Small-subunit ribosomal RNA from an uncultured Bacteroidota bacterium, 1442 nucleotides, folded computationally. Rfam family: Bacterial small subunit ribosomal RNA. Its family is annotated with structural constituent of ribosome and ribosome in the Gene Ontology. RNAcentral holds the sequence, with entries from ENA and SILVA.
[in-house]
RNA sequence: GAUGAACGCUAGCGAUAGGCCUAACACAUGCAAGUCGAGGGGCAGCACGUCUUCGGAUGGUGGCGACCGGCGCACGGGUGAGUAACACGUAUGCAACCUACCCAUAACUCUGGGAUAGCCCGUUGAAAGACGGAUUAAUACUGGAUAAGACAGGGAUACCUCCUGGUAUUAUUUGUUAAAGAUUUAUUGGUUAUGGAUGGGCAUGCGCGGGAUUAGCUAGUUGGUAAGGUAACGGCUUACCAAGGCAACGAUCCUUAGGGGAACUGAGAGGUUUGUCCCCCACACUGGUACUGAGACACGGACCAGACUCCUACGGGAGGCAGCAGUGAGGAAUAUUGGUCAAUGGUCGAGAGACUGAACCAGCCAAAUCGCGUGAAGGAAGACGGUAUUAUGUAUUGUAAACUUCUUUUGUAAGGGAAUAAAGUGAGGGACGUGUCCCUUUUUGUAUGUACCUUACGAAUAAGCAUCGGCUAACUCCGUGCCAGCAGCCGCGGUAAUACGGAGGAUGCGAGCGUUAUCCGGAUUUAUUGGGUUUAAAGGGUGCGUAGGUUGGCUUUUAAGUCAGCGGUGAAAUCCCGGCGCUUAACGCCGGAACUGCCGUUGAAACUGGGAGUCUUGAGUGUGAACGAGGUAGGCGGAAUUCGUAGUGUAGCGGUGAAAUGCAUAGAUAUUACGAAGAACACCGAUAGCGCAGGCAGCUUACCAGGCCACAACUGACACUGAAGCACGAAAGUGUGGGUAUCAAACAGGAUUAGAUACCCUGGUAGUCCACACAGUAAACGAUGAAUACUAGGUGUUUGCGAUAUACCGUAAGCGCCCGAGCGAAAGCGUUAAGUAUUCCACCUGGGGAGUACGCCGGCAACGGUGAAACUCAAAGGAAUUGACGGGGGCCCGCACAAGCGGAGGAACAUGUGGUUUAAUUCGAUGAUACGCGAGGAACCUUACCCGGGCUCGAACGGUAGAUGAAUGAUCUGGAAACAGGCAGUCCUUCGGGACAUCUAUCGAGGUGCUGCAUGGUUGUCGUCAGCUCGUGCCGUGAGGUGUCGGCUUAAGUGCCAUAACGAGCGCAACCCUUACCGUUAGUUACCAUCAGGUUAAGCUGGGGACUCUAGCGGGACUGCCACCGUAAGGUGUGAGGAAGGUGGGGAUGACGUCAAAUCAGCACGGCCCUUACGUCCGGGGCGACACACGUGUUACAAUGGGGGGGACAGCAGGCCGCUACUUGGCGACAAGACGCAAAUCCUCAAACCCUCUCCCAGUUCGGAUCGGAGUCUGCAACUCGACUCCGUGAAGCUGGAUUCGCUAGUAAUCGCGCAUCAGCCAUGGCGCGGUGAAUACGUUCCCGGGCCUUGUACACACCGCCCGUCAAGCCAUGGAAGCCGGGGGGACCUGAAGUACGUAACCGCAAGGAGCGUCCUAGGGUAAAACCGGUAACUGGGGCU
Repeated sequence: GAUGAACGCUAGCGAUAGGCCUAACACAUGCAAGUCGAGGGGCAGCACGUCUUCGGAUGGUGGCGACCGGCGCACGGGUGAGUAACACGUAUGCAACCUACCCAUAACUCUGGGAUAGCCCGUUGAAAGACGGAUUAAUACUGGAUAAGACAGGGAUACCUCCUGGUAUUAUUUGUUAAAGAUUUAUUGGUUAUGGAUGGGCAUGCGCGGGAUUAGCUAGUUGGUAAGGUAACGGCUUACCAAGGCAACGAUCCUUAGGGGAACUGAGAGGUUUGUCCCCCACACUGGUACUGAGACACGGACCAGACUCCUACGGGAGGCAGCAGUGAGGAAUAUUGGUCAAUGGUCGAGAGACUGAACCAGCCAAAUCGCGUGAAGGAAGACGGUAUUAUGUAUUGUAAACUUCUUUUGUAAGGGAAUAAAGUGAGGGACGUGUCCCUUUUUGUAUGUACCUUACGAAUAAGCAUCGGCUAACUCCGUGCCAGCAGCCGCGGUAAUACGGAGGAUGCGAGCGUUAUCCGGAUUUAUUGGGUUUAAAGGGUGCGUAGGUUGGCUUUUAAGUCAGCGGUGAAAUCCCGGCGCUUAACGCCGGAACUGCCGUUGAAACUGGGAGUCUUGAGUGUGAACGAGGUAGGCGGAAUUCGUAGUGUAGCGGUGAAAUGCAUAGAUAUUACGAAGAACACCGAUAGCGCAGGCAGCUUACCAGGCCACAACUGACACUGAAGCACGAAAGUGUGGGUAUCAAACAGGAUUAGAUACCCUGGUAGUCCACACAGUAAACGAUGAAUACUAGGUGUUUGCGAUAUACCGUAAGCGCCCGAGCGAAAGCGUUAAGUAUUCCACCUGGGGAGUACGCCGGCAACGGUGAAACUCAAAGGAAUUGACGGGGGCCCGCACAAGCGGAGGAACAUGUGGUUUAAUUCGAUGAUACGCGAGGAACCUUACCCGGGCUCGAACGGUAGAUGAAUGAUCUGGAAACAGGCAGUCCUUCGGGACAUCUAUCGAGGUGCUGCAUGGUUGUCGUCAGCUCGUGCCGUGAGGUGUCGGCUUAAGUGCCAUAACGAGCGCAACCCUUACCGUUAGUUACCAUCAGGUUAAGCUGGGGACUCUAGCGGGACUGCCACCGUAAGGUGUGAGGAAGGUGGGGAUGACGUCAAAUCAGCACGGCCCUUACGUCCGGGGCGACACACGUGUUACAAUGGGGGGGACAGCAGGCCGCUACUUGGCGACAAGACGCAAAUCCUCAAACCCUCUCCCAGUUCGGAUCGGAGUCUGCAACUCGACUCCGUGAAGCUGGAUUCGCUAGUAAUCGCGCAUCAGCCAUGGCGCGGUGAAUACGUUCCCGGGCCUUGUACACACCGCCCGUCAAGCCAUGGAAGCCGGGGGGACCUGAAGUACGUAACCGCAAGGAGCGUCCUAGGGUAAAACCGGUAACUGGGGCU
């Protein structure tokens, strides 16, 4: 885009066209084929006339039922079952034919006969109907006559041709055959013959579905002769003879199907379809048969058989809507039991006319196409309402509405009102050629009072459907929460859905709009136009070769193909173009073009084809020379292996990652000698050679074959390819017979392992080898069919040839590598093409199912060849890219390992977590990157949890209005408190009021409730790892790459060199802080060398600015210098100098990003939720529980130690609700006094260490848990649940399993000090400070983490990935299967209706003839067997989806 459509929602009108696609299922009822009295006898019924005895009679007239007869009924109308066929289409032929009615021409139309229907009278039957008797007519039937140019036979002449032959003439001959009359006298009919026209019949070429998992079919079959039959040819039929005929160019069989003009689609070529209209065919309940006839094997005729339906008196009968309506049924689905013969057409008739469900009209149906309408113009307060929103507002619906003006198609009402009708008939008239034409008049309209026209009224009567994530035009809100649902594909929905449902808005189309179904297109996705086959699906394993296809140069001929002119045909309609007619259009009409085709004819001769001749370049032959693991058969050889014998010799051998099984003291392994057997041929040996492929390797002999080179003697296109076919064809396998050394499926044992039906080891049988035979497959690969020609180069190699040739070069044929153009999706190919062309063959058409099933063929078997479908998925696949990953590779780094030191893991305690418990044990953090974490201070508070008691503008804050009152309190009562109720109290003032507080109302509350997966901010980690990117350029179809790679170097993408890259940014480094050295400036509270004073002592004082120190500013370090190495960057050196040396040490600083990492409970914030509670106040409890498990720590286990005594040396810090000197008291914690200090001024002071005494290896003078008692301090309050002190008690623990952590120098280890938080403190934690102060690093194999390059990948949520198979469960389709059921077809046998033909003694008839009977054939029926197809099935096999 289309449709004979259907369904959903909706619906105003008209015109045109269409309307059972299914059950060729069954049909009630009515109608659809009759007509003619001018063929006949007649006269039932009607009308008229006549007669009448009024009962009736009478064919007399108009006419006419039934009957005889003629013509028609073979047309028109319906349907598409059958049919794959000369059925259809197209083009020819009939020298092999017919044709009623019609036309033309010629001739004729004489004379007889006997019946029969009807009518009448009877018989019989329920009926349908049947039968008998009597009588009668014809254009019914029939005898005779006449007769040809008809028919049949013979003869003659002429002409023609297409094989038999045909045509014409004949004054030539023989024989045969005909008729019908009617009438109104105008005519008309009949017979014969010829011709025409029309309609048919037959034959032939070409075209016209699918299946080869249908490959052979055929007995009247193929042909001939003869006969019969037919309108006619013909095996059409019969007899005889021959053995043919068809088929890979698809016979036969199966399945599907009416064919065409045309229609839809498409650029076309094609593909699909065959409804309406036209042509042809076939059919008429199913099957068969003939009759009549010009024509039928006959839709509304006959006979028979069958099924079904109906009537019946049970004896017997009737019927055929696939005609028009209509009914039932089937179905998603398809109309009225209408009107008229007015027109067009048909039949009959002389005609008038009759009949006509053909036809013309009307009715129903949005089922299609076309046309019209549902109003038009103005109208902004941009109204109300709705919706959205950032909500005092804005946007949108929207000029939309209201309102004003206008119009009247349509509608309603009224009025008018067609064309379609012309012929013909009747009447009258005219012309002439007397049967034709013309004129006047009369008559005929279903649709229809319709179309159309006019008038009036009044916006009046008239809009929906689908969609809005992308494709695809159109977006927001609410609801829902992987639910409900959507969906054409991708996909949407798990709490912010433009995708579901609703709403508002928008978009598209519009009396329709969507959905479904089907066809074409897009789809170059079956490719003729117009595709492919290295890797995506696809080259046969290889050769030979049949058919077929294709095929070299020249000359000549032919004219099949080809091309051109002309002729015929290609029906009409349709399509296209130009006009015309319906108001327009659809539609119709006229004309043209077209119908791309077929046939004929005339020509052309380039090309293809055919014929003839010739040529040598393709191909082959010949001669000569080389070449090779080419093949087959025979002979020979040495090394190795195993075995045997003998010797030497002794304890192991063998084997592995390590072992064991195994062998061995009965002497192995090893070694020496001899012998036997079988198999394979080291070195040479090579991207070397040969072969068609598979494949071929010691030496040698024989035979066979091959390509190549040179020469140019011979043949003269002999060629290429190759469906079938034939042959060859690795390994494994099979059969028979040999052989068997090695190796070695199966098997056994030993190991490994969770297991190990494996990998490893020890054995070991088929097999491996030979002969003969089968099998016929491989990643049979170059994943690349064969042949020919052409198209840049470079380089290596093999074998020939040439040049006097071992160099170099050329040439031919091979074998390789690199690369250009070109090709290719890319990878890549690239004269050995995957380039450019030609020819032929093979193969492919999404993945899975499946190379499976069934069938067939082959095979001894194994199995091979051929080779589907149902079902299922939306992908499967190729090449390349970036990452990530690897029990891949290379390089490098890190307390990563190693080397060391000290710990953890065992004990007790502290603390955190899990778990458990609980009214609650609030919440969060959970590998590394949670667990002394949030918490840098849980007794109350904190506090978020639990129990109980209260409040509801609320515990806090702001605004407004009103009322009341100051505020307030060592105040009273109740109470656990909150709170409730009393009491006391009465501010300032300019007198308006103000401040403050309480209460009431109100607007904002409040929430540690949820979502860290809606977020901001902040943080952890990879990682202080060296990376992450950009601009321009270049490369690539692209994703992307390059830069950023490579070499060297660095801590570093740090730098240097190189370089299609050149630069740049974020990171690195540096800049910053601190520490180490120096200088300078400045000296108070710090310092004190010199001077002076002074103390028991002391910078205590004057003073000083030297030193230390403090804190400002500078300097200093840069591989700068030297040596060596290096191109350089840089490296090395116990170098020099220097306080410091190669980043001096430490800190701050954390790229692009990753983990939906952490946090809504620090804060902020979207959405959701609660609102006398999920808010808030108070008391108490809990966060501190305790069979247990884990993490982090502290203290220890002791002598490098514990205890007692004595002695010495820091730094960072903090301090007024504070630090506190000092004194006194207390054993002590501390208390009471009290100086100083808001601080370089006062508080202020270390411990390990040193000296000395003691302990003597023990559960101790170690260790200090736990418990008892007594106290101190803080605080409203130490019971749950604080710290500290003293006295007493004195647990575990004697150095810690597997495993694991930290640390590379002022580090580890060890020792103490300070601070934050804080009333106090559960701090052994955290953050800092100084004191003492080591050991070790060979090195980078390994573990962990990381960086760069490279490689593989089926991963991309990225290896914690992906993914295979069994098993379990559900569903689906399917194969096999004992059997059961059904179907179509064929053959055999039996039977055999109707009927044609043939035969025929008895019966009938004078006869002609008939009846009856019989024969042949057949529909149908039956019997038995077989093949094929389908369904179903216990059980069973695999497959798909979940």